RNA sequence: GGGCUGGUAGUUCAGUCUGGUAGAAUGCCCGGUUGGCAAUCGGGUGAUCGAGGGUUCAAAUCCCUCCCAGUCCA
Numbered sequence: 001g002g003g004c005u006g007g008u009a010g011u012u013c014a015g016u017c018u019g020g021u022a023g024a025a026u027g028c029c030c031g032g033u034u035g036g037c038a039a040u041c042g043g044g045u046g047a048u049c050g051a052g053g054g055u056u057c058a059a060a061u062c063c064c065u066c067c068c069a070g071u072c073c074a
Stems, first nucleotide, its partner, number of pairs: 001073007010026004020057001027045006050066005
């Protein structure tokens, strides 16, 4: 230098193919339960979707450029 994969909540990941309310688990906070803790149950809390631009009524999703990480080739 070139190819491929990935970047979404504090953390680990789904969602992208086929555009239409941004989700799960865990964490954190409050409460129930317990003599107390753990476990468990209920409620709450959370992400300008890596950055910029384009298409569209509408973009995490489609198109372009760039950044970061991994991997392969040279």